[in-house]
Transfer RNA from a bacterium, 74 nucleotides, folded computationally. The coordinates come from a structure-prediction model, not an experiment, and the mean pLDDT is 80. It was read from a public genome assembly. Rfam family: tRNA.
RNA sequence: GGGCGCAUAGCUCAGUUGGCUAGAGCGCAUGCUUCACACGCAUGAGGUCACAGGUUCGAAUCCUGUUGCGCCCA
Numbered sequence: 001g002g003g004c005g006c007a008u009a010g011c012u013c014a015g016u017u018g019g020c021u022a023g024a025g026c027g028c029a030u031g032c033u034u035c036a037c038a039c040g041c042a043u044g045a046g047g048u049c050a051c052a053g054g055u056u057c058g059a060a061u062c063c064u065g066u067u068g069c070g071c072c073c074a
Base pairs, nucleotide, nucleotide: 001073002072003071004070005069006068007067010026011025012024013023019057028044029043030042031041032040050066051065052064053063054062
């Protein structure tokens, strides 16, 4: 330098053919329970869907570019 893949909550990951308010587990906070802790139960907070632009009535999803990471080729 060229090719391929990945980027979604603090972590690990789903997200169907573009469609209504973006989800799960773990973790976190509060409450209940306990002498106390753990476990358990209930409730809740937490998102620039990597960034920029484009297409569309509508984009996490499609297209282009950029950035970062990984793999392969030279």